[in-house]
Context: one part of a larger RNA
RNA sequence: AUCAGGUUAUGGGAACUCGGCAAAUUAGCCCCGUAUCUUAGGUAUAAGGGGUGCCAGCGCUUGAAUAAAGUGCUGGUUUCAAUCACGCGAGGAGUCCGACUGUUUAUCAAAAACACAGCUGACCGCAAGUCCGUAAGGAUGAGUAUGGUCAGUGACUUCUGCUCACUGCCAGUAGGUCAAAACCCAAUUCAACGGGUCUAAGCCCUGGUGAAGAGCGGGCCUAACUCUGAGGCUCUUAUGGUAGCGUAAUACCUUGUCGUUUUAUUGGCGACUUGCACCAAGGAAGUAACGAGAUUCCUACUGUCCUUAACCUGAACUC
Numbered sequence: 001a002u003c004a005g006g007u008u009a010u011g012g013g014a015a016c017u018c019g020g021c022a023a024a025u026u027a028g029c030c031c032c033g034u035a036u037c038u039u040a041g042g043u044a045u046a047a048g049g050g051g052u053g054c055c056a057g058c059g060c061u062u063g064a065a066u067a068a069a070g071u072g073c074u075g076g077u078u079u080c081a082a083u084c085a086c087g088c089g090a091g092g093a094g095u096c097c098g099a100c101u102g103u104u105u106a107u108c109a110a111a112a113a114c115a116c117a118g119c120u121g122a123c124c125g126c127a128a129g130u131c132c133g134u135a136a137g138g139a140u141g142a143g144u145a146u147g148g149u150c151a152g153u154g155a156c157u158u159c160u161g162c163u164c165a166c167u168g169c170c171a172g173u174a175g176g177u178c179a180a181a182a183c184c185c186a187a188u189u190c191a192a193c194g195g196g197u198c199u200a201a202g203c204c205c206u207g208g209u210g211a212a213g214a215g216c217g218g219g220c221c222u223a224a225c226u227c228u229g230a231g232g233c234u235c236u237u238a239u240g241g242u243a244g245c246g247u248a249a250u251a252c253c254u255u256g257u258c259g260u261u262u263u264a265u266u267g268g269c270g271a272c273u274u275g276c277a278c279c280a281a282g283g284a285a286g287u288a289a290c291g292a293g294a295u296u297c298c299u300a301c302u303g304u305c306c307u308u309a310a311c312c313u314g315a316a317c318u319c
Stems, first nucleotide, its partner, number of pairs: 002315008011306002015304001020301001028052005037042001039155001053077010078082001090299007097291002102114002118153007129140004156286004161216003166213002168209005175204003182197004217235005244278001245275001256272006
C1' cells in the first nucleotide's frame, strides 16, 4: 500500500453523483406555540421556541400522618456538555400514481401491480342458477332475491356524451331454408336406391340491447387592415370524440412557446395547446388523509466532494 468494519477532522458545505447513495443532523419527557388545505375527523410531535442534573429551603394535592407518593416556587452548586450512557422523528414546499389499513414474485422486482369498501351489469323463484362427477351423488346450502353465482370498475366529489352498421346476447311472428325418423309414390323376388309430404333447433328475416365486444371522418369557401373562422357548400358513414383534461407515466417533430425557479436547467412547476397517437366504469376530471412508491426544489446537516490525513479492530500479505 489492499480489503472489511469503525472513530475523528481546521476552512468550505452537495462544488460529489444518474440521483445527497452513504454518512451526518434531529431525537425522550414537560411548557409555550402551530400555517396551508380539509371529507371538519384531521393535517399536527406541523413548523418554531424554552426547560431538563444535583443540593437546600418553602408551599400545594392525596393521605390519619412529622410515613409515602405526586406536583410547584425560590436560592445555591458542578461540568465543554445534566433525556450526559443505552435507547431515541431531520424538517418544509410542488407535482404524478394509487383513496386508505392490507396482499404479492419462499431464493434479484413490495410497486403505480393484486385486493378492498363503494358502484354497475348478467343469470337464478329453489326439483332454480353456478360448480364437481359418465352416473348415483355432492358443494353453494341448517342458505332463499336485503340471497347465491358470474363479470367489470374501484373510497369520496362532479359526472359518465354519440353510434345497434359489424360481432355477441335477448326477444319475435307470417314466410324462406332445413337433418334423421315417420308417412306417401315409384322401384325391387325381398331390399339397397330414387322422388315427395311433414318438420325441431339453427340460419335468413324483424326488433331490442353499450357500466356487452367495439367504433366515434375528409375537402372547399367565408367577417369593413391582417389573422382567425361563428357560418355556408359538398363527399361519405352506424355515428363522426361531447364534458373534462392536455407537449401528459400518453406529444413523433421536441430541449414546442411564454412565465417562474438557477450565475447557468434536455429538469421541476404554472399557463398556452395544431392531441404523430387523451377522453368518459379497458371509466374522465378533481381530491383531504395515507405511502420503505416516482420526481423537483428549499432549510438544516455533514469526509459525498475540494484533499486528503490520523487512529482502532479484523482479514489478507511479509518474515
RNAcentral holds the full RNA, with entries from ENA. A computed fold for a 319-nucleotide part of an RNA from Candidatus Iainarchaeum sp., annotated as large-subunit ribosomal RNA, domain IV. Lineage of the source: Archaea > Nanobdellati > Candidatus Iainarchaeia > Candidatus Iainarchaeaceae > Candidatus Iainarchaeum. Rfam family: Archaeal large subunit ribosomal RNA. Gene Ontology terms of the family: structural constituent of ribosome and ribosome. For this family Rfam cites "Crystal structure of the ribosome at 5.5 A resolution" (Yusupov et al., Science, 2001). The coordinates come from a structure-prediction model, not an experiment, and the mean pLDDT is 85.